RNA sequence: AGAGUUUGAUUCUGGCUCAGAACGAACGCUGGUAGCGUGGAUUAGGCAUGCAAGUCGAACGGGAUCCAUGAGGUAGCAAUACUUUUGUGGUGAGAGUGGCGGAUUGGGGAGGAACACGUGAGCAACCUGCCCUUGAGUUGGGGAAAACCAUUGGAAACGAUGGCUAAUACCGGAUGUGGCGUCUGGCGACAUCGUCGGAACGCUAAAGGGGGCCGCAAGGCUCUCGCUCGAGGAGGGGCUCGCGCAUCAUCAGCUUGUUGGCGGGGUAACGGCCCACCAAGGCAUACGAUUAGCUGGUCUGAGAGGAUGACCAGCCCCACUGGGACUGAGAUACUGCCCAGACUCCUACGGGAGGCUGCAGUCGAGGAUCAUUUGCAAUGGACGAAAGUCUGACAAUGCGACGCUGCGUGGAGGAUGAAGGCCUUCGGGUUGUAAACUCCUGUCAUAAGGGAACAGGCGAGGGGUGCUAAUACCACCCUUAGUUGAGUGUACUUUAAGAGGAAUGGGCGGCUAACUCUGUGCCAGCAGCCGCGGUAAUACAGAGGCCCAUAGCGUUGUUCGGAUUUACUGGGCGUAAAGGGCGCGUAGGCGGCGAGGCGUGUCGAGUGUGAAAUCUCCGGGCUCAACCCGGAAAGUGCGCUCGAAACUACCUUGCUUGGAGUACGGGAGAGGGAAUCGGAAUGCAGGGUGUAGCGGUGAAAUGCGUUGAUAUCCUGCAGAACACCGGAGGCGAAGGCGGAUUCCUGGAACGUUACUGACGCUGAGGCGCGAAAGUCGGGGGAGCAAACAGGAUUAGAUACCCUGGUAGUCCCGACCGUAAACGGUGUACACUAGGGGUGGUGGGAUUUCAACCCUGCCGUCCCCAAGCUAACGCGUUAAGUGUACCGCCUGGGGAGUACGGCCGCAAGGCUAAAACUCAAAGAAAUUGACGGGGGCCCGCACAAGCAGAGGAGCAUGUGGCUUAAUUCGAUGCAACGCGAAGAACCUUACCUGGGUUUGACAUGUAUCUGCAAGUCCCGUGAAAGCGGGAUUCCUUCGAGGGUGAUACACAGGUGCUGCAUGGCUGUCGUCAGUUCGUGCCGUGAGGUGUUUGGUUAAGUCCACCAACGAACGCAACCCCUGUGGAUAGUUGCCAGCGAGUGAUGUCGGGAACUCUAUUCAUACUGCUGGUUUACGCCAGAGGAAGGUGGGGAUGACGUCAAGUCAGUAUGGCCCUUACGCCCAGGGCUGCACACGUGCUACAAUGGCCGGUACAGAGCGACGCUAUACCGCGAGGUGGAGCAAAUCGCAGAGAGCCGGCCUCAGUUCAGAUCGGGGUCUGCAACCCGACCCCGUGAAGUCGGAUUUGCUAGUAACGGCGUAUCAGCUACGACGCCGUGAAUGCGUUCCCGGGCCUUGUACACACCGCCCGUCACAUCAUGAAAGCCGUCUGCACCCGAAGUCUGGCAUUUGUCAGCCUAAGGUGUGGGUGGUGAUUGGGAUGAAGUCGUAACAAGGUAACCGUUGGGGAACCAGCGGUUG
Repeated sequence: AGAGUUUGAUUCUGGCUCAGAACGAACGCUGGUAGCGUGGAUUAGGCAUGCAAGUCGAACGGGAUCCAUGAGGUAGCAAUACUUUUGUGGUGAGAGUGGCGGAUUGGGGAGGAACACGUGAGCAACCUGCCCUUGAGUUGGGGAAAACCAUUGGAAACGAUGGCUAAUACCGGAUGUGGCGUCUGGCGACAUCGUCGGAACGCUAAAGGGGGCCGCAAGGCUCUCGCUCGAGGAGGGGCUCGCGCAUCAUCAGCUUGUUGGCGGGGUAACGGCCCACCAAGGCAUACGAUUAGCUGGUCUGAGAGGAUGACCAGCCCCACUGGGACUGAGAUACUGCCCAGACUCCUACGGGAGGCUGCAGUCGAGGAUCAUUUGCAAUGGACGAAAGUCUGACAAUGCGACGCUGCGUGGAGGAUGAAGGCCUUCGGGUUGUAAACUCCUGUCAUAAGGGAACAGGCGAGGGGUGCUAAUACCACCCUUAGUUGAGUGUACUUUAAGAGGAAUGGGCGGCUAACUCUGUGCCAGCAGCCGCGGUAAUACAGAGGCCCAUAGCGUUGUUCGGAUUUACUGGGCGUAAAGGGCGCGUAGGCGGCGAGGCGUGUCGAGUGUGAAAUCUCCGGGCUCAACCCGGAAAGUGCGCUCGAAACUACCUUGCUUGGAGUACGGGAGAGGGAAUCGGAAUGCAGGGUGUAGCGGUGAAAUGCGUUGAUAUCCUGCAGAACACCGGAGGCGAAGGCGGAUUCCUGGAACGUUACUGACGCUGAGGCGCGAAAGUCGGGGGAGCAAACAGGAUUAGAUACCCUGGUAGUCCCGACCGUAAACGGUGUACACUAGGGGUGGUGGGAUUUCAACCCUGCCGUCCCCAAGCUAACGCGUUAAGUGUACCGCCUGGGGAGUACGGCCGCAAGGCUAAAACUCAAAGAAAUUGACGGGGGCCCGCACAAGCAGAGGAGCAUGUGGCUUAAUUCGAUGCAACGCGAAGAACCUUACCUGGGUUUGACAUGUAUCUGCAAGUCCCGUGAAAGCGGGAUUCCUUCGAGGGUGAUACACAGGUGCUGCAUGGCUGUCGUCAGUUCGUGCCGUGAGGUGUUUGGUUAAGUCCACCAACGAACGCAACCCCUGUGGAUAGUUGCCAGCGAGUGAUGUCGGGAACUCUAUUCAUACUGCUGGUUUACGCCAGAGGAAGGUGGGGAUGACGUCAAGUCAGUAUGGCCCUUACGCCCAGGGCUGCACACGUGCUACAAUGGCCGGUACAGAGCGACGCUAUACCGCGAGGUGGAGCAAAUCGCAGAGAGCCGGCCUCAGUUCAGAUCGGGGUCUGCAACCCGACCCCGUGAAGUCGGAUUUGCUAGUAACGGCGUAUCAGCUACGACGCCGUGAAUGCGUUCCCGGGCCUUGUACACACCGCCCGUCACAUCAUGAAAGCCGUCUGCACCCGAAGUCUGGCAUUUGUCAGCCUAAGGUGUGGGUGGUGAUUGGGAUGAAGUCGUAACAAGGUAACCGUUGGGGAACCAGCGGUUG
């Protein structure tokens, strides 16, 4: 200090989440030790039991008990023992009177929003036991009542009556230093008063105990503890005030003792604290509601802040709930009293008792919090003269890892880097010096021994000082024998033994340190956020390894932080959330220039306070640390005193003046209101002319019209709106304002001087204005037009379109108060470059007058600088730079909704939440994609043509169906004559059946057999196989090669995954695109380059340009073809020469030609003309060929998780006497159907018959096969030649010539079927091809729709080849022959390219997305009511008790006021529940539509009204987003 998360990516806005620290914590796993802390946060719920406040005999009466002893008695010889006899001394229990203390300590936080708390002041308005200092005194009397005794009631608690008695108990009297009251003087102050004095009068006190000495006693002296009256102090308390300290305005008005006064009462004291009377005030973040103990501090934070108030400390409040007083210095009293209530307990039913929010403990509730321990040794407290007693305060220990801190669980060496685990590319790596092993050490724990501190006191004895008559006593100081420790034989220490007893938790996808394997397969599960999991999961689970922390580690919860995400420090509001619709103006806030004063704020200095603890620093003590101690600092605050005077406030005064205003002048204007007038158009009415239509639409129809429309002319009436001028023009605060004239009236600008003298700006509340729609009442009503009706459209059409049409639109009056009321930009002022237009009004110059021109002020519009902005953009009319004031915002949805309140006639408006839910919602810009957006361009894309498909039959493929199986794959274009360039067996992967198991095939190891193996034969069988027999090698006799058997490794799989892959392929598309480097621009994604203007088949080329270059594509280079040349000349050729044949290049020969096959040349817009800057285009010449000549090969970056695991390869998974392998038979050929691709046809441009001509490219040895013969034919016989420019396949066919047929289901067409054959093959039944004879189906040119083709192309015709025994080939791949038509053109369909635009799309329009309905779940509103709780008011009743009064007076009793609780009635608040109901949210692939995003197919949206299943539609006005 930041990070993750909205997007394809980006910047911003904005929320959510994480990393940190902390805790009185809890939960999970784990757990060695020590120290110091800490531990009922919930039910202020109920409590058994024990303890927690007593003490004093030196205040008093009395005295149980026990001890000692004298006397007596009894027993005994006696010692002695006993003794309900008596005396004395001691002890002194329990209870009582009395004193002090039980108001402290300890506990809790219910209540309380308050002078409760904090801080600082005040009391001249107060009190104060014990303590300290000091003054004076302590005299003399009296009467009772407890205890006790007797009697007595009651179960008990507890009493009643009578009698005796002491005191430091109680009550008079005396004294009066004093105190108080009255009077008075000085000083002070603020009326009362305070203080210091004075005078007289009145009132006013007490208690003794203990010790010593003297004394017979009485008494005296003295010491000490007490007591009384004063004064002062300390500490404590009471009261008052300033300031500070929660939330809600959906609480806005509250108040009658209320506010004040006078007089009383009351109190320690002021005071409406209380009362009577008088006045009518007082408060307003009051009143009400909710929540809460406050503080020092604690946690966090850089700080400012925020949160919090455990432990410790200060204050307050409470003590079962409520009320009340008494006593007392102090209480309205935690373990006191009285009353009421609830609850619990006892009871003899008559009555009683109790209060753990003290320490332990228990029950309950809860996620959750300890021992019914030890001790008064220490510290502190109460009492006491003291010893001492009491003390659950406290000191200790125990329990809990609850927290903080320390220590340990060993150290060193140790590599063949053991074994095991895990991983592996099989080589190894890792765990890992880790272990083992060797050598050490001894902390903690264990055992044994030694052994503190905490102790100060108390205290016989001794000494000193003081008091005193005193060497008594007493007090203080010093010394001292002795004595006192709960913890505790603890801390600490010594010794002993032995590595021996002591490590876990979480995590490992990113944030965030740390990675692999296996299992699982959107399952199980994980998850703080983003998100993982659908067969290769670093995200689940396990394991190994690693990372982090460590006696702990994680999780959960909470707080602060990060969050500048409430912004004081330190935010915003054009479009992200956010400027009020506009003005006037109250309070408030802020305010021009100068002078004087004051000293409010402000600043400085000093001072008081800011408790201690805590924090920080320094130092010190426990071995260190935590912890503890001492000191300093700090405590940012408040008070007081002194000082300063710039600014601010206040007071006084001034200023002409610059803010503001007034007067005057001439102009501008749809500014407002009222009245009057006008023409055009429309509709209606009347009349004329006139005839069949009009009207309306995309096209129609409804409608109007022969009762005369529309059209046209004339006349009249009505209402509404005002063309042209008219303009980014004007006016107004906004809404808004438009014919003309008149009247009334507001404002602004300019100009000019004069005047006022800060009079100003803003503006919470408030008041007024406020489009359209709408409401009420009254008018009006031409046109238009929600609703409504009809017609269309449509799947539907509650719409868009059409015909009608009512409210309304218009006027008057009254409401409503909202709009995209927008510049989405609050008002005012100041400052900060320019340029251009326009409106108003001045000045200058010029002019006869104007205008043009220059210039000032005000308004308005456009462009741009600096600056600002996330960007877009704004930019003197700011969104720049500043000031003042107001309004508003704080994630999306729920929701501008509910409830409440206010307003309204209503519609509704204003104000305005929560539960719940999501991780986003959003702004701007970027790149794409898309658009029923635009522009440009291309393509057999359309158009123009030719031939087809779709109809028929057949062939073939596919779907479907069927089946034991009909193996599998391919599925829009881009599957479907596709894989398959050949399914009768084989193929073959499928099915049925029969077999087989190291296997049909490969490699290796071990053992054995043995001369096997191979060949032949036999049996069985459908075959495979199984069983048997015969024969035969080499040899070095070990064995080897080979082979067999057995066993093991392994083979094998057309089993799965093409969504794990390689490779290959299809497609967009042979479309012209796709990128990079550097530079430049931009915050960035990105842009530029590649855009633009031309041009091209082309990102082809040129020009320009913040680009300059380059790469992959295009083109070219390659092949074929077209022309020519050169070379070569057999098997090809044959012009000339020669020879020969029935005929033929047949032969000699030739090398010319054709051809063959190698090479070269040729074409480049090179030339001419036109045009052009250039590139290029057009025309022409020449040329075999002309503008890439034609064709092929060649396929950029990428897209489709496109296709293929069944071509092969290959990861993973699966099978292993089977999912492998072998065999026979069957199936892949199955047939109601549907589709694709073809063939053949439907005929005369034809069919049939006869004759006749001309190819190219191929193929051939398990082959092609000639001549010849046979067969109608398929074919057969036979065999020459040929590994082929030589021989063969091989007859090309359409064509041409001739003949027949004459328009018909035919001499067309040939399916189907019957019969007979041929060939291949082991075998043609399922299931081959071909031939012959016979049979002779549908079909007469094909609906919607649709395919190919732009020239040697389409069409037509045949030929060849691969596969192959044969063949389903009509397929595929090639070859040649004959050989067209058309193209105006780019509007439209389809596809594509470039630029641009919009976008809510980015899986990218096959996108996104809205609402109703249905189902499920959740939270919530309303609701007849019902049930709680709090509370107001009125009334009734009224305990205890204070007070008042009467009566008694010994304790009393009666009455009254007030009043707790209770009751009745009636309101209010709040919570729960509630049949039913409203909307909301969420949910897997439900239903209906298609509203929005593109011109979203009717532009969208806002307000309002009406309508409709729903999104929505329509009207009116507004906005451009």
RNAcentral holds the sequence, with entries from SILVA. The RNA shown here (small-subunit ribosomal RNA) has 1521 nucleotides and comes from Capra hircus. Rfam family: Bacterial small subunit ribosomal RNA. NCBI's taxonomy places the organism under Eukaryota, Euteleostomi, Mammalia, Theria, Capra. Its mean pLDDT, the model's own confidence on a scale to 100, is 83.